[in-house]
RNA sequence: GCCUCGGUUGCUUAGCCUGGUAGAGCGCGCGGCUGUUAACCGCGAGGUCGACGGUUCAAAUCCGUCUCGGGGCG
Repeated sequence: GCCUCGGUUGCUUAGCCUGGUAGAGCGCGCGGCUGUUAACCGCGAGGUCGACGGUUCAAAUCCGUCUCGGGGCG
């Protein structure tokens, strides 16, 4: 330098192909249950989807550039 995969809530990640209300598990907060803790059950908060721009009525999703990380080639 080129190719390829990935960056989404505190952590691990789904959703992207085929644009249309951002989901799950763990963790955290509150409550229930229990003599207590744990476990279990219910509820809740927490994300402008790596950055900027473009297309579109509408972008996590499509396009361009950049950036960070993994792998491969030279």
RNAcentral holds the sequence, with entries from ENA. Predicted 3D model of a 74-nucleotide RNA (transfer RNA) from a Candidatus Woesearchaeota archaeon. Rfam family: tRNA. Gene Ontology term of the family: triplet codon-amino acid adaptor activity.